[in-house]
Context: one part of a larger RNA
């Protein structure tokens, strides 16, 4: 996987084939406490109109929504196994040759200026996607200057250390930082303060990059391979070493200890099997790698050469007003096709985890759950006790009887499960809100940070699990086999026919081997068959 059969629950598990093509929805956003706006609603003050309580409107303010600029995240999480025989993986080392946003510690700083540009308005083009021009404006966006180092460059003596671009000291020079927001108070072009952010350096942590030894497939009916090829000098490039790239020079380098070629394959922890040795395997879960329609390329960025980003090209699909455009499920569901064969277009962010945010919170097909499938493992049930006239009936018979068989009936029970009713969770810790206490910053009986305690709000699963009561044996057994191997036998039918069959072999007129029945053996919500592995 298939055939027959099928009551329940728990935990797992479910496209092995076409890395085939994909309709539809969802799967990565969030921040207004960075910025300028637009819109809506409310409050206060004022103005106008009047149908004296409504309309319009100005200012201030509060709350909300929205696109844009800006910062952070989209390199995580999720999928797949195509490619890859390779430092890809495993294991053990190395980097005096390296990077590391967010996080932690330490030290220091955050000064003075400037010019733009989206949004918006106007104009224009286009079927659309979208685009162009003019004008205005803000910032934690951008730019200039200042200041600063143990950063960078150069030099020097001695020292430590030592393989190189290591550490340390001195000295000279060069480059070279920053950003504010919110809350509170006050004596309000502002000052003080709390807090969150910002800049620079050193160190840590975490994550990564690179190098090396060793190890793990087949074919020798693949024996020769190599021109950036092996090495050097110089340069470029990189976070960094390197022939990584380039110019020049040398002529090397590797191979029966199996190069090269071809085939196959993601690797491992593990998993299956086995007494071990070993053999097989790499589904689920975890680690690493590779890929994201196919091929190529870079941009941004701490990190990508980026599955749901960009550009180019092929193939394919779709839209079009024929000039042009749009797309990429190997995310979750789902569809078609392929196939022996593999599920719901479900619920929820309550928990765990992640992104953003000061927080509330928002997002999260990660995840938590439910659904479907005896696909697997485990557990439970389909009743228990008594009951011989050994009933009826079936089958067999030597016609006496034997057997199904205490089996049925009948009587007495139980109540798992089922049905109905009632009660009813754990999973919730945290955090917002309202009070309180301690401590700390602070000039402060503003305010904030940290810690503690009280009240109270938040559960998808689920009215589920579980518990109680009532009813009542009521709804719940099949499948394979019975010649030997191998446990279980007779009758009839058939007559080398029909058929069986894993091997030996059965069947040609008494077949325990075919078919049926009765009986029996073995299992049991499964039982057989086929396939793969030991």
């Nucleotide at each position: 996987a298939c055939g027959c059969u099928g009551g329940c629950g728990g935990c797992g598990u479910g496209c092995c084939u076409a890395a085939u093509a994909c309709a539809u929805g969802c799967g990565a956003g969030g921040c207004g406490a960075g910025c300028g706006g637009a819109c809506c609603a409310g409050a206060u003050c004022g103005g106008a109109g009047c149908u004296u309580g409504c309309u319009c409107u100005g200012a201030u303010u509060u709350g909300g929504u929205c696109a844009g600029c800006g910062g952070c995240g989209g390199a995580c999480g999720g999928g797949u196994g195509a490619g890859u025989a390779a430092c890809a993986c495993g294991u053990g080392g190395g980097c005096g040759a390296c990077c590391u946003g967010c996080c932690c510690g330490c030290a220091a700083g955050a000064c003075c200026g400037g010019g733009a540009u989206a949004a918006c308005u106007c104009c224009g083009g286009g079927a659309a996607a979208c685009c162009g021009g003019a004008g205005c404006u803000a910032a934690u966006a951008c730019c200039g200057g200042a200041u600063a180092a143990c950063a960078c460059c150069g030099a020097a003596c001695a020292c430590c250390g030592c393989g190189u671009g290591g550490g340390c000291u001195u000295u000279g020079g060069u480059u070279g930082a920053a950003a504010g927001g919110c809350g509170g108070c006050c004596u309000u072009u502002g000052g003080c303060u709390g807090u969150c952010a910002c800049u620079u350096g050193c160190g840590g942590a975490u994550g990564g990059g690179c190098c090396c030894g060793c190890g793990g497939c087949g074919c020798a009916u693949u024996a020769g391979c190599u021109a950036g090829u092996u090495g050097g000098c110089g340069a470029g490039g990189c976070a960094a070493c390197g022939g990584c790239u380039c110019a020049c020079c040398c002529a090397g380098g590797g191979g029966a200890c199996g190069a090269u070629g071809c085939g196959u394959a993601g690797c491992c922890g593990g998993c299956c099997u086995g007494a071990c040795a070993g053999g097989g395997u790499g589904a689920c879960c975890g680690g690493c790698c590779a890929c994201a329609c196919u091929g190529g390329a870079a941009c941004u960025g701490a990190u990508a050469c980026a599955c749901g980003g960009c550009c180019c090209a092929c193939a394919c699909u779709c839209c079009u007003a024929c000039u042009g455009g749009a797309g990429g499920c190997a995310g979750c569901a789902g569809u078609a096709c392929g196939g022996a064969a593999u599920c719901u277009u479900c619920c929820g962010c309550a928990a765990u985890g992640g992104g953003c945010g000061a927080a509330a919170g928002c997002c999260u097909g990660a995840c938590g759950g439910a659904g479907c499938g005896a696909c697997g493992c485990c557990g439970c049930g389909u009743g228990a006790g008594c009951g011989a006239a050994g009933a009826a009936g079936g089958c067999c018979u030597u016609c006496g009887g034997g057997u199904c068989g205490u089996a049925u009936a009948g009587c007495u029970c139980u109540g798992u499960u089922g049905u109905g009713a009632g009660g009813g969770a754990c999973g919730a810790a945290g955090g917002a809100g309202c009070g309180c206490c301690g401590u700390u910053c602070g000039a402060a009986g503003a305010g904030g940070g940290c810690g503690g305690g009280g009240c109270g709000c938040c559960g998808a699963c689920a009215g589920u699990a579980c518990c109680u009561c009532a009813c009542g044996a009521g709804g719940a057994a099949u499948c394979c086999c019975c010649g030997g191997c191998u446990a279980a036998c007779u009758a009839c039918g058939u007559g080398c026919c029909a058929g069986c069959a894993g091997c030996c072999a059965c069947g040609g007129g008494a077949a325990u081997a075919c078919g049926u029945a009765c009986g029996g053996c073995g299992c049991g919500a499964g039982c057989g068959u086929u396939g793969u592995c030991c």